This is a predicted complex of two RNAs, RNase P RNA and transfer RNA, with 453 nucleotides together. It holds a member of the Rfam family "Bacterial RNase P class A". Its family is annotated with tRNA processing, dimeric ribonuclease P complex and ribonuclease P activity in the Gene Ontology. Rfam describes the family as follows. Ribonuclease P (RNase P) is a ubiquitous endoribonuclease, found in archaea, bacteria and eukarya as well as chloroplasts and mitochondria.
Order: sequence, then structure tokens, then C1' cells
RNA sequence: AUAUUGGACCGGGUGAUCGCUGUCUUCGCGAGAAGGCAGAGGAAAGUCCGAACUCCGCAGAGCAGUGUGCCGGAUAACGUCCGGGAUGGCAGUUCAAAGGCUGUCAGACGGAAAGUGCAACAGAAAGCAUACCGCCUUCGCCGCAAGGUGGAGGUAAGGGUGAAAAGGUGCGGUAAGAGCGCACCGCUCGCGCAGCAAUGCGCGGGGCAUGGCAAACCCCACACGGAGCAAGACCAAAUAGGAAGGGAAUUGCGUGCCUGCUCGGCGCGCCUGACCUUCGGGUAGGUCGCUUGAGCCGCUCAGUAAUGAUCGGCCCAGAGGAAUGAUCACCACGGCGGCAACGCUGUACAGAAUUCGGCUUACAGGUCCAAUAUCAAC
RNA sequence: GGCGCUAUCGUCUAGGGGUUAGGACGUGAGAUUCUCAAUCUUAAAACCCGGGUUCGAUUCCCGGUAGCGCUACCA
Repeated sequence: AUAUUGGACCGGGUGAUCGCUGUCUUCGCGAGAAGGCAGAGGAAAGUCCGAACUCCGCAGAGCAGUGUGCCGGAUAACGUCCGGGAUGGCAGUUCAAAGGCUGUCAGACGGAAAGUGCAACAGAAAGCAUACCGCCUUCGCCGCAAGGUGGAGGUAAGGGUGAAAAGGUGCGGUAAGAGCGCACCGCUCGCGCAGCAAUGCGCGGGGCAUGGCAAACCCCACACGGAGCAAGACCAAAUAGGAAGGGAAUUGCGUGCCUGCUCGGCGCGCCUGACCUUCGGGUAGGUCGCUUGAGCCGCUCAGUAAUGAUCGGCCCAGAGGAAUGAUCACCACGGCGGCAACGCUGUACAGAAUUCGGCUUACAGGUCCAAUAUCAAC
Repeated sequence: GGCGCUAUCGUCUAGGGGUUAGGACGUGAGAUUCUCAAUCUUAAAACCCGGGUUCGAUUCCCGGUAGCGCUACCA
């Protein structure tokens, strides 16, 4: 210098004009006017986790269901973050091999020695296993022999099948073989030491009895009441219902009087009841919830870190069919055209809606840091 | 805005770890018929996308995409 990987940050700039939303000040009786200030993001997205907040529910306990899952820490909380451990991949190194060491990256990493289940095809055999070829012993037959062939038995080293075949390598041993014996490695049990722990190291025992899958059922431990700002609270028009009170006029019924009867008139009571007053729920509409908050910036301190603490400074959108835009000039970058001058065109992904902490996904281009590899120079 | 569900031939669907991914309707070809319909035979045609778990994924898990539905105060 280039490339790859991982991480952090920026993600068009400046000025002018005209608009939009909020807010403040001034003027105005008011409607309103003028001026000042502020006005999208790292993901505002997906709505996948965790909370705040609000309403509903709730004696207590359990089952079911859902989720989480090595250890320790951080945090309001978390499935997030930080540190550590073990495992796996890659590179280097040591090496006969297995394995060890160093660096780096990754992950949903409890339990398969509680039980139930699954493993197509291939293969002899897929789980308290089995024997196709082979190897070995022995018997029979054939053959002069080498050997061939059939039966009985031993074996699991070699071949073959498979994703996976019952510890690995080496030496001994054996008829051939085999943890059958031994050494080293692996596994497992016990003890000791180190560590808060996961776990590691050492010593001793066991020849290994116990293969894989739990993002199969399941077991163990822990956590979880439900709904979501269209939550919820307040004010409250017209119209139509509801409740209480008053109540004109007309009609009807009953009754009294004029009057013994009919009509008529007057009075009283009851029913109906326009209308009036009051009350209650509550729609449209309005207000609150709403942005000062687990807030942002900086110094110092504690801590390996995540993070926390002290001090100082700051106020940073709040709409509601929903503002955050448009135009011009110069500059930056990209694309297209052109020999060139230059011209045209564009600015990644995307866009607040109760608010925070995370995760995930999308993202042109640019800057910085670390590791690794290659090349060049010293 | 909030919440929930689904995705398999052209359409409607079955299948819930090893299948040649099955069926119905539709489509193509052939048979039958003088021709058409009906009928019969036959063929083509699908697991939304990316990653993970597993020996093996349409199926299990995670993420994305697309589609659908519910939800406002009172009675």
C1' cells in the first nucleotide's frame, strides 16, 4: 500500500426567498397581525423480547400452557450487554499418530446413567447387536501336489455397507484374534489442591459396563394474571330515549250543581297530554394523558469490561386526514452524454404518532481503529 | 395505531421428519361419435424466500416477504 474479517462513527453542506406545525413576545375589544426561536432516524421500520404508565381481575395453593437454560457480573427489567469456562471451525507450531500449545472466529451451551420413541435406503448387524467376504482350528470328500469344496466351531484385526458399526495409536500376546495384558491419549469414579462458580490441574482406582437425536415427547430448575394510549380520565351541543316536578287547551269517562229528564253550561277527580323547568347516562366535538425523561453533553473517580457514582452545563418535534416542504445560487459526490470545455439528471435505506431499554431487518457513499494475509522499502 | 392468523399444482385442499408430495375441479393429447356434450385412457403441473437443528426439512426452530382478519366510548 492492497485485500478480507471484526468494531466505532458520519450519512449531503452553506446562503437566500416563499410556505407548513408548535411555542414565546408585542400589538389588537375581537377576528387576527408582526417578529423571535425550535421542528424526523440510526434504523423513526418489523412489532420479536423486556419495562414504565393506565384500566380490568385477584383469599391461598396447585395443574395446564408459554418462555428461558454453562458460570459469574451489569441492569428498572430482559431472550439484551460484559467478563470467564468448556466445545467446535480456521491458521500457525510441536508431532509417527492421537493429542498438546498459541492466535482468531462462531453458536438456542441444563439432562441421552428416569422413562417412551426415532434412524428411510444400503448393510450380516442400527442397540442388553451381529457375521456377507475374510482369518484360524478341526472333520469329511476330490486331487500326485499346489489347492479346491462341504460340515462343525473360534474370531471381530482386515474388506465391504452406511450419516453413524461398540474407545484410539503402538508394543506384547494368540491357532487366528480380541482391553486379553501393558504404555501413552481419551472416558469415567474417588480424593486432594486452585477458583465465588462454571471448570482446571495433580494423584489413585476402573479395562470401558454408559453410541446419536431433547429446534422428538419428556425430565429438572427458574420466570410469567389479562389487556393495551383506539389504554384511560375530564368537560360536554343538537336530535332521540330515560327519571322527577309543573301544566294550557281539547276530547273521553266518572261525579256534583243549574234541573225531575234530554241538550247545554259551570266546578271537581281520573286518563291522554302540547309545552316549560330540573336531573341522569352520553354521541358529535373539545381538553388532558403528551413529552423533564431509568433524558442528553462534559470532566473526574470506581471497575478488566458492561456499567455505576460525584460535580457542572443543557432543554432537544409533539401533529391529530396528521407539519417537518418547494425553488434558486455555489460547493461535494454519483450516473448519463461529450475529444474537451461543459450539459442534463440525481442524493443510500427510509420517514415520528404514549414513552423508554434492547434485538432483528434495510442501507449509495465516506472516515477512523484493530487483527490476519500478500506485496514493496528500510 | 394496537393485536392475531395463514402461505402446498391454474383453483380448492390432504400430508406434520425418509412419500414417485396424494385427491377433486380445471388444462393438453388420445379413444368413442357423422359432430358436440357426457364417458373412458393418459400426460403436464406445486411445497413463499433466506439461514439453522438433523445423517436427512414441505414438515421442527429463527429471520424476512406477501396476504387475510379483529379492534375505538355507551347500551